Context: one part of a larger RNA
Molecule: small-subunit ribosomal RNA, 5' domain
Organism: uncultured bacterium
Parts: sequence; C1' cells; structure tokens
RNA sequence: GACGAACGCUGGCGGCGUGCCUAACACAUGCAAGUCAAGGGUGUAGCAAUACACACUGGCGCACGGGUGAGUAACGCGUAGGUCAUCUGCCCCUAUCUCUGACAUAACAUCGAGAAAUCGGUGCUAAUAUCAGAUGAGGAGAGAAAUCUUCAAAGGUUUACCGGAUAGGGAUGAGCCUGCGUCUGAUUAGCCUGUUGGUGAGGUAAUGGCUCACCAAGGCGACGAUCAGUAGCUGGUCUGAGAGGACGAUCAGCCACACUGGAACUGAGACACGGUCCAGACUCCUACGGGAGGCAGCAGUGAGGAAUAUUGGUCAAUGGGGGAAACCCUGAACCAGCGACGCCGCGUGUAGGAUGAAGGGGCUUUGCCCUGUAAACUACUGUCGGAUGGGAAGAAAAGCACCCUCGGGGUGCUGGGACUGUACCAUCAAAGGAAGGACCGGCUAACUACGUGCCAGCAGCCGCGGUAAUACGUAGGGUCCAAGCGUUGUCC
Repeated sequence: GACGAACGCUGGCGGCGUGCCUAACACAUGCAAGUCAAGGGUGUAGCAAUACACACUGGCGCACGGGUGAGUAACGCGUAGGUCAUCUGCCCCUAUCUCUGACAUAACAUCGAGAAAUCGGUGCUAAUAUCAGAUGAGGAGAGAAAUCUUCAAAGGUUUACCGGAUAGGGAUGAGCCUGCGUCUGAUUAGCCUGUUGGUGAGGUAAUGGCUCACCAAGGCGACGAUCAGUAGCUGGUCUGAGAGGACGAUCAGCCACACUGGAACUGAGACACGGUCCAGACUCCUACGGGAGGCAGCAGUGAGGAAUAUUGGUCAAUGGGGGAAACCCUGAACCAGCGACGCCGCGUGUAGGAUGAAGGGGCUUUGCCCUGUAAACUACUGUCGGAUGGGAAGAAAAGCACCCUCGGGGUGCUGGGACUGUACCAUCAAAGGAAGGACCGGCUAACUACGUGCCAGCAGCCGCGGUAAUACGUAGGGUCCAAGCGUUGUCC
C1' cells in the first nucleotide's frame, strides 16, 4: 500500500459498487420454462355465427439463460495453427418440387384394479402424428463412359401470408488433431500389456487401440517418466521504479459438475441442474402391498463459522422462448430493501467577539500560567435533515388513420414507467437534529499532576513498574486521523 474481511469503541446524509472465502452440509414453503390454437375432443354462454375455459395429440423451446468450483496437472486452459478427417435446428441467398393413398392411437365413453402414485380391458375419432406408393431438378453409390440403382414432402388460412421436401452456398455454433507455455516433492527411479506399432474389420458426424481379431515387440524416462501432494485455467487484480512476487471475489471468455456412482433415450445439439432408467445413502407418505424427492436457480430455514443480506416489486427498459400478430412466460434482467463492507462527495456552521468571564487543571501560590476567540454576546448563512408546492429523462413499440420508392419506410392521433411523486427545482422555519477513535519513553507527531509500589498492569521491537513512573491506572493538556478510528489476519 491492498482486502469479498472479522473484532472493539463510535456513527449524520448521499452516489456508485459490493456481500457464505467455512459444510459440493441437509433442506420446510413459494416462485425460477413455457408457448402456439394448425388437427381432434369436452364443457359453458348463445337459435346460430361466435366467444371463453380446460386437459390430450402435434410443433418449437426446455442443450440458452441462472448456479457452483467438487473433480481435473489434462490438448483442461492460454496462444498459434490444421481439419483433403467433420457436423451445424432456427437465420440469409440460390435452384427445383409440394402428387396419390392407407393403418392406428390419445383425448372421449364405459368397465375394472389400487390407500395413493398410477395402471389395465373394451369401444369411437383426427392431424403439419405415423406408414405405403408415385415423381426425381438435385444428392448418394457403381461404372472409363453411356447408363443403372437408390433417397423426399404437409398442409393451414382471415387470400395477405405462414409453412413442408431435396440440394448447393453463406453465417453462426460446435467436434477432433498439432507446436509451444502451464505448481511442489527424487526422503517417489524406474513405469506401461490395448501397453507401442502394423494389417483387417467394427464403430463414429469425423481421424484414431476408440473397440475387436491376428501379427510384431515395442513405447515413456534425470531435458524428471511413474507415484504422491496441491490446484478449475485465462483476460486480469494487488504490490513494486521496474524486473519480479502473490492472488484468480465481483465483471468477461473457456472448462467441469448438478444427492453419490453408472447408463442410454429423444434430439440439429445432451449422455441433459428444475428429463428417463438402474444401483446406493438419506428424507418423506403409506391402508405395509407400495410409492415420492434432490435449492452448487431466486428468496428463505437449520447446521458449521470470526463472518456474509429480503420467503420484496416489475416485465417499464435490455435480452431470451413461443406465436402471423395481439400477446403470454421469463427470481435472466432492471429496480427497491438490509450491512460504514469498500471507494468517492457533503455536513455537523460562518464572521466578529478579551471583563482574557465562570468552571476545571498546573505552579516558582498577596499571584501567575493553560484550557482560550474557546464560551457568553452581536451579526449572518441555509448545504444535509424537516415541512409545503411543482415535477422529469430513462419510451422505443404495439393500436388506429393516411402517404410512399410497399416483406419495408414516413407522418399524425392515441397509448405507454416497476423504480416513483423518485431525481431535480422553488418556498418556509430553524444554529436548531448531526464527533468520535487511537496515541503522547525512543523508533514516532504529541507532557504534566495524582494514585500504585517488580503489585496491579503495559508491550510491535528495545523494554517500563521494587516510593518522586512523561512507559501501569485516572485527570488536565496535547498530537494524528476523522464518520470513522484502532486491533487481528493475509499478500506485495
């Protein structure tokens, strides 16, 4: 000098930040991922058109966003490259298509089992669900070529559009590979058998012992293999003149994880935090037959700890998902609340005022000195706080009407803010409501008195204290900082 700090004493206001560093311990409760109405059905209102509600089927999303740092010394990360060894939903561009049929099933109805979770039988029905056929611009495969083989689709509707299929390109995102760099220990010296390489096959989007069969006997290592310990990495942060050292909170990029271990399914993408299955530990429900759960999301609770916040508001803005749109969802986000936790700013008055008042303290004690222009008193100001009144920006959209160069743009009207009656402005009253902490032997700025008597105590180091203690305790005075001041811890 610094800190995500803690502790002690003290504490007026504001702005901007920041806040479980410990038990990746266990979690009550609420919320954190839905949306669309193209197909089918049910219910309600209605004569109907239609409107509303709800679950089911289907589409897209749920692989983003948010959390944590347990594991990991590794192509994990950083940096520079490679991919003629690869994939890429939504988006953009280009080209060509979008034909004919069919079988089911949920919802529903009914019957039944069960405490429940849930499940079974029978019957009915639809699709942009599923299946078959046709076509084949195009792709894939074979072939020297001609050519042959093989692979698609889905419609809706307010008629304006929204879609679907195939292929090529782009953009974006990702997978894989490589050079170099990346902590400590030799009181760890040898390590490895799919191990190292080859051939063939399987597998993958893709290379590869990735896996398998066979063959060979290799591969790594004092330039530190192996083993052990520790650790997410980086941009950066702190310090320092720099070189360096230490660290990796907040913010940003990458990685890993989601009760513990394992596995796959779906999908463009997961081996998936709020999905599935299996095993385990734990908790809960149970009619004992069987079931349910996973806060390292946001709040919140217990526990641990020196120690770390509200079971808040809003989708107004920014962004994300769905939708043609209106709109819906969004504990992302934006705000508010709490904490002097940090940084910064402001205030607690200003000017004058010597009977140098009183009080207190000291002494060389008819008195003098200090507190001290300090107070009183006089004049003034009005920041913050208080009251009253006014009052934003953050807002772009959407809707309606009109116009144009018409998937778009412009103009007008309407409309629209959680924060918030907030910031800010004006007026009013009023010095009124707002100062403490540590230290004063030397280092080190700041001294006297009393008490105590190697006691009580102090102390960062040297050291003070045993009867005149500037070092202990109290008081007066002083010094340094100041809404803080000290102490402790850690790093340079």